[in-house]
RNA sequence: GCGCGGUUAGUGUAAUGGAUCGCACGCAAGAUUCCGGUUCUUGAAAUCCGGGUUCGACUCCCGGAUCGCGCA
Numbered sequence: 001g002c003g004c005g006g007u008u009a010g011u012g013u014a015a016u017g018g019a020u021c022g023c024a025c026g027c028a029a030g031a032u033u034c035c036g037g038u039u040c041u042u043g044a045a046a047u048c049c050g051g052g053u054u055c056g057a058c059u060c061c062c063g064g065a066u067c068g069c070g071c072a
Base pairs, nucleotide, nucleotide: 001071002070003069004068005067006066007065010025011024012023013022018055027043028042029041030040031039048064049063050062051061052060
């Protein structure tokens, strides 16, 4: 330098172009308890960045960033 793949809550991981972006762990509050743990309920929290296509984009297209792999 070229090619391929990845990037989504604090962490891990889902999501046919169409539901309010789901689940688990964690976190906070409440219930329970003498206290704590466990258990139950509720809540906060995310699409790497910039454009484009589309009625509608995590998803498709272009460019960039970053990580990994391969080739030279």
This is a predicted structure of a 72-nucleotide RNA (transfer RNA) from Leuconostoc fallax. The RNAcentral record of the sequence draws on ENA and Rfam. Lineage of the source: Bacteria > Bacillati > Bacillota > Bacilli > Leuconostoc. Model confidence (mean pLDDT): 82 of 100. Rfam family: tRNA. Rfam classes the family as a transfer RNA. Gene Ontology term of the family: triplet codon-amino acid adaptor activity.